RNA sequence: GGAGCGGGCCGGACGGCCGCUGCGGGGCGGGCCGGUUCGGGCUCGCCCCGGGGAGGAAAGUCCGGGCUCCACAGGACACGGUGGUGGGUAACGCCCACCGUCCGCGAGGACCGGGAAAGUGCAACAGAAAGCAAACCGCCGAUGGCCUGCCUCUCCGGAGGCGGGAUCAGGUAAGGGUGAAACGGUGCGGUAAGAGCGCACCGCGGUCCUGGUGACAGGGCCGGCACGGCAAACCCCACCGGGAGCAAGACCAAGCAGGGCGGAGGCGCGGUCCGCGCCGCUCGACGUCCGGGUAGGUCGCGCGAGGCGACGGGCAACCGUCGUCCCAGAGAAAUGGCCGUUCUCGACAGAACCCGGCUUACAGGCCCGCUCCGGCU
RNA sequence: UGCGGGAUCGUCUAAAGGUAGGAUGCGACGCUCUGAACGUCGUGAUGUUGGUUCGAGCCCAACUCCCGCAA
Numbered sequence: 001g002g003a004g005c006g007g008g009c010c011g012g013a014c015g016g017c018c019g020c021u022g023c024g025g026g027g028c029g030g031g032c033c034g035g036u037u038c039g040g041g042c043u044c045g046c047c048c049c050g051g052g053g054a055g056g057a058a059a060g061u062c063c064g065g066g067c068u069c070c071a072c073a074g075g076a077c078a079c080g081g082u083g084g085u086g087g088g089u090a091a092c093g094c095c096c097a098c099c100g101u102c103c104g105c106g107a108g109g110a111c112c113g114g115g116a117a118a119g120u121g122c123a124a125c126a127g128a129a130a131g132c133a134a135a136c137c138g139c140c141g142a143u144g145g146c147c148u149g150c151c152u153c154u155c156c157g158g159a160g161g162c163g164g165g166a167u168c169a170g171g172u173a174a175g176g177g178u179g180a181a182a183c184g185g186u187g188c189g190g191u192a193a194g195a196g197c198g199c200a201c202c203g204c205g206g207u208c209c210u211g212g213u214g215a216c217a218g219g220g221c222c223g224g225c226a227c228g229g230c231a232a233a234c235c236c237c238a239c240c241g242g243g244a245g246c247a248a249g250a251c252c253a254a255g256c257a258g259g260g261c262g263g264a265g266g267c268g269c270g271g272u273c274c275g276c277g278c279c280g281c282u283c284g285a286c287g288u289c290c291g292g293g294u295a296g297g298u299c300g301c302g303c304g305a306g307g308c309g310a311c312g313g314g315c316a317a318c319c320g321u322c323g324u325c326c327c328a329g330a331g332a333a334a335u336g337g338c339c340g341u342u343c344u345c346g347a348c349a350g351a352a353c354c355c356g357g358c359u360u361a362c363a364g365g366c367c368c369g370c371u372c373c374g375g376c377u
Numbered sequence: 378u379g380c381g382g383g384a385u386c387g388u389c390u391a392a393a394g395g396u397a398g399g400a401u402g403c404g405a406c407g408c409u410c411u412g413a414a415c416g417u418c419g420u421g422a423u424g425u426u427g428g429u430u431c432g433a434g435c436c437c438a439a440c441u442c443c444c445g446c447a448a
Stems, first nucleotide, its partner, number of pairs: 001373010012342007020053002023050011055348001059359002062357005067245004074274004079241005084098005099113001100111004114236002119234002121230002136176002138172003143169003146165008184202006203225001204223008249299004258290005265279004306325008343346001378447007387401004395431001402420006424440005
C1' cells in the first nucleotide's frame, strides 16, 4: 500500500424567535360548597416561571416474561414447543464459554447439532441389484463333467499321464456401467480368478485406563467388519407449556321495554374426560330471531428485571456494593415552523400497558482488535 | 391496538415428498352460405428469498401481499 475478518458507537451540530403537549409552582378573574373576621376546599378560563417531550429499530408480532381476569388454576390424556455440554437470566427458541462436524491459506464463519442394534414407513428415473442381499458385461474355470491332441500300458473292453477348448456345472465381486446412495478405504501379500482370505495404516464397534463438572479428547487391548441414508416422515427419549389478552380488567355516572320460537341442561377451562363451583328444569337457566338503550368520565398509565459513574467478582454473558439522576404518557391523539452560522447536505422511519430478545429496513460517518498478500528499511 | 386465517395458469380448482393436471377464458385451424354449438392443436401458474432432503407446490424459517374477528 492492497484485500479481508470480527466487534462497538453515532444517526446532523450550535444559537435566536414563535408555537404544540403533558407535569410542578405562582398570580388574576368567574362559578359552586361549607362557613362567616381573616382564611379554606372543588372546578373553569387566562397569564407567568421552571424543568420534560419518540427510536435504534418505536416496525414485523416471531419467541420469552411482568401485569390483569378467568376455581388463586387441580389430575389424566391429547396437542404444541425445545433438542451437543456447562453457565447467565424473571424467562426464552436469547446471550456467553467450550465440544463436535463442515467451509476458508488465515483472522474467522455456518450448523433444528438427541435417538436409525424399539417399531412402522420412504427411496421416482436409471440400474443386474435399493436394503436382504443379489450378479448384466467382464474375469476365472483350480474342482467335477463334456469334446479333443499326443505319449505309455493293455486281458483290445479300456486304463493312466501330459496338454488344448471356454462347452456345462460352478467360482468371483478386483474392473466396467447406473445412481444422490451399491454392504468399509489405500497399499502389499495371496489366488485359477478373486475376496478382510492374511497383514500394515486409516475408519468402525466393544472394553479398560488417563484428563475434563460435562459435551468430549488422548492412549492401551480385543474384534476382520456385523450396525448404509432419511426423524424440518410417523415415532421414541428428556425437558418445558392451563387459557385469554390493556378493546385485559376495576370503578363512577347516564339510559332502556319487552316480545316470538326452541329448551333440560347451561356456564366457569376456551381440545377431551374426571373433579370442583355457580345458575336452572314450566315462576324456566341457556340458545336464537325481532325490538329498545348508551356512544360520557376516572383509574389501570410509568420509579422501572431503569439510566449513568466508580469499585469488586467472573475468560465471558452477567452479577454485587456504593454514589448519583428522574428521563414521553396522549385519548382523534403532542416533537413543528421561520431565520442565522457550519459540515460529510442528513437514510430507514413516529411511542399507545410495560420489559428482555430475535428478525427485517437503514444515506453516511467514527473508533477498536485481528488476518493474508506485496514493497521498502 | 390486539388476535386469527390464507396465497397454484387471466378466473375456478386438483396434485401419497418423485414428469404441476382439469375446467373455463384467449389464439389458430376444421365444420357451416354465415354465426353459435361441436372437434383438433396451442397459450398460460406454485407470492419472494434461504434452509432440510438425492429430490420441495407439499416440510422449516424470514419477508411480501390479501382476507377476517374483537369495544